[in-house]
RNA sequence: GGUCGGAUGGCCAAGCUUGGUAAGGUGCCAGGUUCGGGAUCUGGUGAUCGCGAGUUCAAAUCUCGCUCCGGCCA
Numbered sequence: 001g002g003u004c005g006g007a008u009g010g011c012c013a014a015g016c017u018u019g020g021u022a023a024g025g026u027g028c029c030a031g032g033u034u035c036g037g038g039a040u041c042u043g044g045u046g047a048u049c050g051c052g053a054g055u056u057c058a059a060a061u062c063u064c065g066c067u068c069c070g071g072c073c074a
Stems, first nucleotide, its partner, number of pairs: 001073007010026003020057001027045007050066005
């Protein structure tokens, strides 16, 4: 340099093909059970979906450019 894949709450991670105001786990907070802890149950909390632009009534999702990470080729 070329090519393919990836970037989503603090961490992990689904959703992308087929556009419609983003699941789940863990963490954290509160409460129940327990003498207490642990464990478990219930509720709650938290995401500019890497950045910018475009298309659209509407974009995590489609298109273009860029950044970063990884694989392969040279």
A computed fold for a 74-nucleotide RNA from a Candidatus Heimdallarchaeota archaeon, annotated as transfer RNA. Its mean pLDDT, the model's own confidence on a scale to 100, is 83. Lineage of the source: Archaea > Promethearchaeati > Candidatus Heimdallarchaeota. It matches the Rfam family "tRNA". Rfam's curators write: Transfer RNA (tRNA) molecules are approximately 80 nucleotides in length. It is annotated as a transfer RNA.